[in-house]
RNA sequence: GCGCCUAUAGCUCAGUCGGUUAGAGCACCAAACUUAUAAUUUGGGGGUCGAUGGUUCAAGUCCAUCUAGGCGCACCA
Numbered sequence: 001g002c003g004c005c006u007a008u009a010g011c012u013c014a015g016u017c018g019g020u021u022a023g024a025g026c027a028c029c030a031a032a033c034u035u036a037u038a039a040u041u042u043g044g045g046g047g048u049c050g051a052u053g054g055u056u057c058a059a060g061u062c063c064a065u066c067u068a069g070g071c072g073c074a075c076c077a
Base pairs, nucleotide, nucleotide: 001073002072003071004070005069006068007067010026011025012024013023019057028044029043030042031041032040050066051065052064053063054062
């Protein structure tokens, strides 16, 4: 330098052909239970989907560029 993959909650991950409100588990907070803690049960907070722009009535999803990480190839006097 070229190609491919990944980026969604604190962590690990879903998200169908572009369309109904962005979700699950764990973690966190509160309450119940307990002498207390843990466990268990119930409830709650937490995102604008890596960034910018574009297409569209409508984008996590499609397109372009960029950023970060990973893999392969090429170059290497």